[in-house]
A computed fold for a 686-nucleotide part of an RNA from a Verrucomicrobiota bacterium, annotated as large-subunit ribosomal RNA, domain II. The full RNA is in RNAcentral, with records from ENA.
Context: one part of a larger RNA
RNA sequence: GCCAGCGAGUUAGGAUUUAUGGCAAGGUUAAGCAACAGACGUUGCGGAGCCGGAGCGAAAGCGAGUGUGAAUAGCGCAUUUAAGUCAUAAGUUCUAGACACGAAACCAACUGAUCUAUCCAUGGCCAGGUUGAAGCAGGGGUAAGACCCUGUGGAGGACCGAACUAGUAACUGUUGAAAAAGUUUUGGAUGAGCUGUGGAUAGGGGUGAAAGGCCAAUCAAAGUUGGAGAUAUCUUGUUCUCUCCGAAAUAACUUUAGGGUUAGUCUCGAGUCUAUCUUUUGCGGGGGUAGAGCACUGGAUCCACGCGGGGGCCUACCGGCCUACCAAAGGGAACCAAACUCCGAAUACUGCAAAAGCGCUCGGGAAAUAGACUGUGGGGGAUAAGCUUCAUAGUCAAAAGGGGAACAGCCCAGAUCGUCGAUUAAGGCCCCAAAUUCUAUCUUAAGUGGGUAAGGAAGUAAAGUUUCUAAAACAGUUGGGAUGUUGGCUUAGAGGCAGCCAUCAUUUAAAGAGUGCGUAACAGCUCACCAAUCGAGAGACUUUGCGCCGAUAAUAUCCGGGACUCAAAGAUAGAGCCGAAAUCACGGGUUUGCAUCGCAAGAUGCAAGCGGUAGGAGAGCGUAGUAUGUGCGUUGAAGAUAUACCGUAAGGAGUGUUGGAGCGCAUACUAGUGAAUAUGCAUGGC
Numbered sequence: 001g002c003c004a005g006c007g008a009g010u011u012a013g014g015a016u017u018u019a020u021g022g023c024a025a026g027g028u029u030a031a032g033c034a035a036c037a038g039a040c041g042u043u044g045c046g047g048a049g050c051c052g053g054a055g056c057g058a059a060a061g062c063g064a065g066u067g068u069g070a071a072u073a074g075c076g077c078a079u080u081u082a083a084g085u086c087a088u089a090a091g092u093u094c095u096a097g098a099c100a101c102g103a104a105a106c107c108a109a110c111u112g113a114u115c116u117a118u119c120c121a122u123g124g125c126c127a128g129g130u131u132g133a134a135g136c137a138g139g140g141g142u143a144a145g146a147c148c149c150u151g152u153g154g155a156g157g158a159c160c161g162a163a164c165u166a167g168u169a170a171c172u173g174u175u176g177a178a179a180a181a182g183u184u185u186u187g188g189a190u191g192a193g194c195u196g197u198g199g200a201u202a203g204g205g206g207u208g209a210a211a212g213g214c215c216a217a218u219c220a221a222a223g224u225u226g227g228a229g230a231u232a233u234c235u236u237g238u239u240c241u242c243u244c245c246g247a248a249a250u251a252a253c254u255u256u257a258g259g260g261u262u263a264g265u266c267u268c269g270a271g272u273c274u275a276u277c278u279u280u281u282g283c284g285g286g287g288g289u290a291g292a293g294c295a296c297u298g299g300a301u302c303c304a305c306g307c308g309g310g311g312g313c314c315u316a317c318c319g320g321c322c323u324a325c326c327a328a329a330g331g332g333a334a335c336c337a338a339a340c341u342c343c344g345a346a347u348a349c350u351g352c353a354a355a356a357g358c359g360c361u362c363g364g365g366a367a368a369u370a371g372a373c374u375g376u377g378g379g380g381g382a383u384a385a386g387c388u389u390c391a392u393a394g395u396c397a398a399a400a401g402g403g404g405a406a407c408a409g410c411c412c413a414g415a416u417c418g419u420c421g422a423u424u425a426a427g428g429c430c431c432c433a434a435a436u437u438c439u440a441u442c443u444u445a446a447g448u449g450g451g452u453a454a455g456g457a458a459g460u461a462a463a464g465u466u467u468c469u470a471a472a473a474c475a476g477u478u479g480g481g482a483u484g485u486u487g488g489c490u491u492a493g494a495g496g497c498a499g500c501c502a503u504c505a506u507u508u509a510a511a512g513a514g515u516g517c518g519u520a521a522c523a524g525c526u527c528a529c530c531a532a533u534c535g536a537g538a539g540a541c542u543u544u545g546c547g548c549c550g551a552u553a554a555u556a557u558c559c560g561g562g563a564c565u566c567a568a569a570g571a572u573a574g575a576g577c578c579g580a581a582a583u584c585a586c587g588g589g590u591u592u593g594c595a596u597c598g599c600a601a602g603a604u605g606c607a608a609g610c611g612g613u614a615g616g617a618g619a620g621c622g623u624a625g626u627a628u629g630u631g632c633g634u635u636g637a638a639g640a641u642a643u644a645c646c647g648u649a650a651g652g653a654g655u656g657u658u659g660g661a662g663c664g665c666a667u668a669c670u671a672g673u674g675a676a677u678a679u680g681c682a683u684g685g686c
Base pairs, nucleotide, nucleotide: 001686002685003684004683005681006680011096012095013094014093015092016091017090018089019088020087021086022085023084026051027050028049032045033044034043035042036041055062056061065077066076067075068074099237100236102234106227107226108225109224110223111222117201118200119199120198121197122196123195124194125193126191128160129159130158131156135152136151137150138149139148140147164188165187166186169184170183171182172181203219205215206214207213240620241619242618243617244616245615250263251262252261253260254259266365267364268363269362270361271360272359277357278356279355280354281353282352283351284350285349291343292341293340297337298336299335301333302332303331308326309325310323311322312321313320314319371396372395373394374393375392376391377390378389379388380387401412402411403410416588417587418586419585421584422583423582427578428577429576430562431561432560436575438574439573440572441571442570443569449564455549456548459546460545461544462543463542464541465540466539467538468537476533477532478531479530480529482506483505484504487501488500489499512527516525517524589610590609591608592607593606594605595604596603597602621674623671624670625669626668627667628666629665630664631663632662639658640657641656642655643654645652646651
């Protein structure tokens, strides 16, 4: 790990509701006693007590009333209308361990210092080598000392280094050789040293050169037993089937936020009937949102006007003049607002009436109170988030099926069961892959389709405005493109062409005091403009459709793929088809209602239903035992095993083999009554 076995809402008492039964203005016995009995027990006695029949008041008390009160008032609670009680069963609840397993902890009494910490008593141990303190001796030295030299001496938490002891670093080891070691390396090694034996200190206590260390592989409070089934708003698990209905993730309060209580939402029962609710229609209501507007409150831009102010000038003062400065109010024009409104919808809400469906009240039982996304209207954020928080609708949650390549929350559609029948929805119809290589007219050339912006562009198609044009346009080619004049100024120079000013006139078919290149300045080339040649459209702009660029991310790619270009892309119009558990058809089951038949159980017919988590309600299957009845079994019980049978399910038979002695069925009752999961179980097997 797997298999088998075991394994979780029980029991007692109280309360309450429902069902059934007895008696009923009453109902009922408890302990105990007696009789009977083989046992379990049955029957009788027992009226103590309890509930109901009357309430009100704190009470005394009074009583269909009573309390308050001065009150005969008012008010509160009763009366007026509903019968209770005792059993049995079921639902729920309270007190108990109270569905099961699970803490870390708390307290008490004991057991531990053979490990380890410290201490006491008594013993033991430390190879070898090195250094050479004090003291002493001799010599020198001094007035005497101090001091110096040479010996001797043998001190030291002295030095090197075995035993011993410790455990520095690395590696190995990590289901180890070992629940802390091995190898190499390293610290101490006469000391605050190491060690043997015996003894002392005990759990909020000891001991501690202090690390919360150690106190028997256990220490921020040891271990054992007990209180004890501590408590657990937490996690996990909680065992057969089918039928009907079917939620919530909200509000208020909460030492409350992952828990509760009440309400809302679900279910079951009773009652009530048009009382109540929903939808639609008709007739009415109030509003201040969307929008819009500027009449108010504010914001904000321009124009004209210019109160007042600033600046300058004149002035002895009074004052006056100017102003390319600022600028009020009022005027004109165009705007902005959740906390602006002269206005103002659609919806929504609401009153009355009608129609169709229903609803409401009381009581038993819940679950839920972590929600998610999408569309719309807002707040927060950055008009970020698969973000957050409200409102509103939907889906998921608790919903399968078809589509969306795949994909809880998107689109279509709500699965009672069966059918090798039919019609459709969304979405599709070249192949993968069911159904058109369908019809008509266009567009796109980018594989756009099949990812993106500001911005950019003689892409292309359509619509339009306008100018030139057979008196010859546009483009091309040929020729001209001159004169006063090198305009004036400036400048070293400035001659069309550095710069400033002016920009005339003449000859002309036409030609700028010059469009660009160029020169130091000229020169030179070119353009505008004109003529010739040619011979039919040309130019500028606006709007729209589809395309192009912009376009950069890490394995190789943004159609699901193959592939697709008068499409298998896009637009418009149309004809068909495919396509789901939708709808229809045929057959079966079941729930509820109604009708008919029937004493009833039920039968038949019709109608409406039958997705479902938490959860409510109902009906059953199976296991063990008991009672009564009835059966089977050595001519083979239970159990095991094989099997193509029956039932809507839980399940139930038949037959063969094995097995070798007990076991069914019907009805009723009782429960240690159903396992796949609890990191379940010191049960067994593999």
The coordinates come from a structure-prediction model, not an experiment, and the mean pLDDT is 84. Taxonomically the source falls in Verrucomicrobiota (Bacteria, Pseudomonadati).